[in-house]
RNA sequence: GUUUCAUGCAGAGUGGCUGAGGGACGAGCCCUGUGACGCCACGACAACCUGCCUGGGCAAUCCAGGAGUAUGGUGUCAACUCUUGCCCGGAGACGGGGAACAUGAGAU
Numbered sequence: 001g002u003u004u005c006a007u008g009c010a011g012a013g014u015g016g017c018u019g020a021g022g023g024a025c026g027a028g029c030c031c032u033g034u035g036a037c038g039c040c041a042c043g044a045c046a047a048c049c050u051g052c053c054u055g056g057g058c059a060a061u062c063c064a065g066g067a068g069u070a071u072g073g074u075g076u077c078a079a080c081u082c083u084u085g086c087c088c089g090g091a092g093a094c095g096g097g098g099a100a101c102a103u104g105a106g107a108u
Base pairs, nucleotide, nucleotide: 001108002107003106004105005104006103007102008101013042014041015040016039017038021031022030023029025085026084027083028082043077044076045075048073049072052066053065054064055063056062081100086097087096088095089094
């Protein structure tokens, strides 16, 4: 990089350095010198994997379930994934699905 599955209406920020952009893309809307983005430190959230417990299984690096004041690995900490884009329903508000994107785990 490609691909499979799961999740995306909850939650969580301070300080230092730097100095003009950022929210993936188009449109909209928004954040931003009362300091964006990025980097670093510490902290927090969450519970995907690991670890732990139970059951199955001859067994496995296998399968199913469970707990947590969370061991380790990721991830995240403005706005529903900020809204929308394509399709369907609806007079509309809006609703449903999809695509895309993000994250995790696996395969290649």